Description: This is a predicted structure of a 350-nucleotide part of an RNA (small-subunit ribosomal RNA, central domain) from an uncultured prokaryote. Its mean pLDDT, the model's own confidence on a scale to 100, is 88. It matches the Rfam family "Bacterial small subunit ribosomal RNA". Gene Ontology terms of the family: ribosome and structural constituent of ribosome. The RNAcentral record of the full RNA draws on Greengenes.
[in-house]
Context: one part of a larger RNA
């Protein structure tokens, strides 16, 4: 090294696009690199193995055999893999028609609510809690009516509903724009799958510059609680939360489950489409494709559970694991304005 694994024990990369590479549908012809068979040469001797023999035996020694699973040359075979040529349509893609959607971007618009300002009514409380107090209020608060300003978020609809690769996406309108799905079967004719490096995207927090700032709210201040209370509760409150441009690149980035293809009982909801039957129609039934849930059989699993959205049965490609601590640390390197991120040990110890 040949191994076994990765839902929860260590282990799936946060997600996609894609380079090299690996792997790759059906039929015919051809080639002979892989593959298989034969022959020849070589694979030193000693040693080891087997047989026989020589010293009284053994050790020791001699003779022969076999082995040396390899390499080269050569002659063949042609099923499979590879190469070349030709063809095909089921994989993949395109076209046509159609409906669904919080998919993305930009601009504009709207109503409810909170806060603040102005004015009216009105008077002694309001607020808050387990109870209080800090706080606000006779300089007129809270409550209520009218007007105005500004920022942020979009109640109901709303649904194990929808869309997106993931992160994520929820008021309305317009424009720009990506993808998926169904029907059809006109076109291309294997154009495919995966993907080390690479590139792009990537919640929140954080950072830089300039705006904005209603509510909320780390830090901070005060009031309580308490033995204490650097907390939980209360009153305030700054960064931040919002916008534009740029960085950061992490997460329980989770389905803790990589992607692709094929196959393997059923039952029942739901979303989008299509066909058939029924009805005047609404509707009802049924078939089918795609998605999303629940239950469940075989099988599988250490068990829990999973079970056509597999953790079942197989194949292809990538990533990762190999006792706990030390440690995601040190050092080096790369990236970053920084915070830090990525890569990633050892001594020692149990």
């Nucleotide at each position: 090294c040949u191994g076994g694994g990765c839902g929860u024990a260590a282990a799936g990369g946060g997600u996609g696009c894609g380079u090299a590479g690996g792997c790759g549908g059906c039929c015919c012809u051809u080639u002979a690199a892989g593959u298989c068979a034969g022959a020849u040469g070589u694979g030193a001797a000693a040693g080891g193995c087997c047989a026989c023999g020589g010293c009284u035996u053994a050790a020791c020694c001699g003779u022969g055999g076999g082995a040396u699973u390899g390499c080269a040359u050569u002659u063949g075979a042609a099923a499979c893999u590879g190469g070349a040529g030709g063809g095909c349509u089921u994989g993949a893609g395109u076209g046509u028609c159609g409906g669904a959607g919080a998919g993305g971007g930009u601009a504009g618009u709207g109503g409810a609510a909170u806060u603040c300002c102005c004015a009216g009514u009105g008077u002694a409380g309001c607020g808050g809690u387990g109870a209080a107090a800090u706080g606000c209020g006779u300089a007129g608060a809270u409550a209520u009516u009218g007007g105005g300003a500004g920022g942020a978020a979009c109640a109901c609809c709303a649904g194990u509903g929808g869309c997106g690769a993931a992160g994520g996406c929820g008021a309305c309108u317009a424009c720009c724009u990506g993808g998926a799905c169904g029907a059809u079967a006109a076109c291309u004719g294997a154009c495919g799958c995966u993907g080390a490096g690479g590139c792009a995207c990537g919640a929140a927090a954080g950072c830089u510059a300039g705006g904005g700032g209603a509510g909320c709210a780390a830090a901070c201040a005060g009031g309580a609680u308490u033995a204490g209370a650097u907390a939980c509760c209360c009153u305030g409150g700054u960064a931040g939360u919002c916008c534009u441009a740029g960085c950061c690149g992490u997460a329980a980035a989770c389905g803790a489950u990589g992607g692709g293809u094929a196959c393997u009982a059923g039952g029942u909801g739901u979303a989008g489409g299509u066909g058939g039957u029924u009805u005047c129609g609404a509707u009802a039934c049924u078939a089918u494709c795609u998605g999303u849930g629940c239950c469940g059989g075989a099988g599988u699993u250490a068990a829990c559970g999973c079970a056509a959205u597999a953790a079942g049965u197989a194949c292809c490609c990538c990533g990762c694991c190999u006792g706990g601590g030390g440690a995601g640390u040190a050092c080096g390197u790369g990236c970053g304005c920084a915070a830090g991120c990525a890569u990633g040990a050892a001594a020692c110890u149990c």